This is a predicted structure of a 72-nucleotide RNA (transfer RNA) from an Actinomycetota bacterium.
RNA sequence: GGGCGCUUAGCUCAGCGGGAGAGCGCCGCCCUUACAAGGCGGAAGUGGAAGGUUCGACUCCUUCAGCGCCCA
Numbered sequence: 001g002g003g004c005g006c007u008u009a010g011c012u013c014a015g016c017g018g019g020a021g022a023g024c025g026c027c028g029c030c031c032u033u034a035c036a037a038g039g040c041g042g043a044a045g046u047g048g049a050a051g052g053u054u055c056g057a058c059u060c061c062u063u064c065a066g067c068g069c070c071c072a
Stems, first nucleotide, its partner, number of pairs: 001071007010024004018055001026042005048064005
């Protein structure tokens, strides 16, 4: 330098044009003499950035950035 993939909650990831979700973690309550386990509830995301397409974009297109793999 060229090609491909990934970027979504604190972490690991799903979803894939019309409601942004799960598990673990965190907080509160219940339970217990207490802790753990368990039950119930809650907080947390300008969806890497900027543009474009569309009535509507996490999702499609372009550019950029970061990370990983392959080739040279």
Its mean pLDDT, the model's own confidence on a scale to 100, is 83.